About this RNA
Large-subunit ribosomal RNA, domain VI from a soil metagenome, 268 nucleotides, folded computationally. Its Rfam family is "Bacterial large subunit ribosomal RNA". Gene Ontology terms of the family: ribosome and structural constituent of ribosome. The RNAcentral record of the full RNA draws on MGnify.
Context: one part of a larger RNA
RNA sequence: CGUAAGAGACUUGAGAGGGGCUGUCCCUAGUACGAGAGGACCGGGACGGACGAACCUCUGGUGUGCCAGUUGUCCUGCCAAGGGCACGGCUGGUUUGCUACGUUCGGAAGGGAUAACCGCUGAAAGCAUCUAAGCGGGAAGCUCGCCUCAAGAUGAGGUCUCUCUCUGGGUUAACCAGGUAAGGCCCCCAGCUAGACGACUGGGUUGAUAGGCCGGAGGUGGAAGCACGGCAACGUGUUGAGCUGACCGGUACUAAUAGGCCGAGAGG
Numbered sequence: 001c002g003u004a005a006g007a008g009a010c011u012u013g014a015g016a017g018g019g020g021c022u023g024u025c026c027c028u029a030g031u032a033c034g035a036g037a038g039g040a041c042c043g044g045g046a047c048g049g050a051c052g053a054a055c056c057u058c059u060g061g062u063g064u065g066c067c068a069g070u071u072g073u074c075c076u077g078c079c080a081a082g083g084g085c086a087c088g089g090c091u092g093g094u095u096u097g098c099u100a101c102g103u104u105c106g107g108a109a110g111g112g113a114u115a116a117c118c119g120c121u122g123a124a125a126g127c128a129u130c131u132a133a134g135c136g137g138g139a140a141g142c143u144c145g146c147c148u149c150a151a152g153a154u155g156a157g158g159u160c161u162c163u164c165u166c167u168g169g170g171u172u173a174a175c176c177a178g179g180u181a182a183g184g185c186c187c188c189c190a191g192c193u194a195g196a197c198g199a200c201u202g203g204g205u206u207g208a209u210a211g212g213c214c215g216g217a218g219g220u221g222g223a224a225g226c227a228c229g230g231c232a233a234c235g236u237g238u239u240g241a242g243c244u245g246a247c248c249g250g251u252a253c254u255a256a257u258a259g260g261c262c263g264a265g266a267g268g
Stems, first nucleotide, its partner, number of pairs: 001152001005163007015149004021049007033038001051106005059100004066093005071086006110144003117137004164267001166178004183262004187204005209255003212251005218244003225238005
């Protein structure tokens, strides 16, 4: 820009893409077959491999502003308590998130038309012949079926809902200009439902969108100070203490202020 008014939702599916793999064992059955050795078709079941998708309950990984321990050194005047640096100094744990080594699921079943091939009926050609007329069966392949995208599918589809008979100009009708409706955009605050940026999603005081604060979960593992015990290192009590990133709730304290623009005229 188009989809012949302007919008907001929800859809149909032309078309396109993805997927499509395979093994071992058991039963049928030591049956059919075979002198024996051996050993099935058909059908049913169990467990795997590789591949793929989704997810984070579990098991692990990660964890650089979470907690603790600890070495050296410098600093906060000193003790104590802390801070900086040394690969996050090193070490032991670890929330959310992200993940695989983890979990769940998938390939199909089924319908249709067929290939090679196997047939029925059957002449030309009194026989024979699956073929010439006609009718069946038959693949991991084709098509539908499963998953994803999809109306710029210009062949521009469908359904529901919302708005509207405005003002001025104009050859009174196309058209031009303007202010609006429904609605949209800008702007702003955010997003671990999104993301390179756009986009998308949520919110903008009639507000819990983010931060802060409060409470909780989870983590760490017993803070500091004081008291007591011990010559001391240290231990015990106060005390499941103190601290705590992303998680779950609550709360307008802070920031989303204030505003601007676009956008039909009943659709012939």
The coordinates come from a structure-prediction model, not an experiment, and the mean pLDDT is 88.